[in-house]
Molecule: FMN riboswitch aptamer (RFN element)
Organism: Aminomonas paucivorans DSM 12260
RNA sequence: UUCCGUUCUCGGGGCGGGGUGAAAGUCCCCACCGGCGGUAUCCCGGAGUUCUCCGGGGAGCCCGCGAGCGCCCUUCCGCCAGGAAGGGGCCAGCAGAUCUGGUGAGAGGCCAGGGCCGACGGUCACAGUCCGGAGGGUAGAGAGAGGAG
Numbered sequence: 001u002u003c004c005g006u007u008c009u010c011g012g013g014g015c016g017g018g019g020u021g022a023a024a025g026u027c028c029c030c031a032c033c034g035g036c037g038g039u040a041u042c043c044c045g046g047a048g049u050u051c052u053c054c055g056g057g058g059a060g061c062c063c064g065c066g067a068g069c070g071c072c073c074u075u076c077c078g079c080c081a082g083g084a085a086g087g088g089g090c091c092a093g094c095a096g097a098u099c100u101g102g103u104g105a106g107a108g109g110c111c112a113g114g115g116c117c118g119a120c121g122g123u124c125a126c127a128g129u130c131c132g133g134a135g136g137g138u139a140g141a142g143a144g145a146g147g148a149g
Stems, first nucleotide, its partner, number of pairs: 001149004006144005016030004031129002033118002035065004042057007060116002068094002070091001071088007098114005120132003
């Protein structure tokens, strides 16, 4: 330093003001928020052959992933409507959403401006922001000891 399994720790933010109304953090106007990995014309630091290399950071809407719903499988219960528990992450169905101008050899990523998106269940009224499943789970991140090359 790479790989392998292992243990531990960590691992999601946001309704403030006004309006309508019997009632709204759910509607309307304004506001606020952005998980994880990758990529890098940006930033910081270092090196050298001055345009390259190395390290760190850097995208909600570029490529993937995650939770949730759905789906499938197994077991159990069933009054044959279905229900409960466990498993599969794939079957990817819901899994969403970016344009314009500038710079430049080149922009999805930089700078400026405009726009757009956000599981399920609940609720005196429709929810990204409230409550709940959640003292849950996960993408992953870090550390320890061990083994192998």